[in-house]
RNA sequence: GGCAAUUUAGUCCAGUGGAACGGACGCUGGUUUGAAGCACCAGAGACACCAGUUCGAUUCUGGUAGUUGCCG
Numbered sequence: 001g002g003c004a005a006u007u008u009a010g011u012c013c014a015g016u017g018g019a020a021c022g023g024a025c026g027c028u029g030g031u032u033u034g035a036a037g038c039a040c041c042a043g044a045g046a047c048a049c050c051a052g053u054u055c056g057a058u059u060c061u062g063g064u065a066g067u068u069g070c071c072g
Base pairs, nucleotide, nucleotide: 001071002070003069004068005067006066007065010025011024012023013022018055027043028042029041030040031039048064049063050062051061052060
């Protein structure tokens, strides 16, 4: 330099053109305990960015950026 894949909570993973983007761990509060842990209940927290298509985009298209791999 060329090609391909990938980017979703603090971390690891789902997800699909339409309602409120879901789960686990972690975090916060509560119940419980002498205290903690465990358990239970509740809660906060995310679609890399910019455009385009569409009535509607996290999903499709283009570009930019990051990461990974292959080729040279």

About this RNA
The RNA shown here (transfer RNA) has 72 nucleotides and comes from a Candidatus Omnitrophota bacterium. Rfam family: tRNA. By type it is a transfer RNA. Lineage of the source: Bacteria > Pseudomonadati > Candidatus Omnitrophota. The sequence was found in a public genome assembly.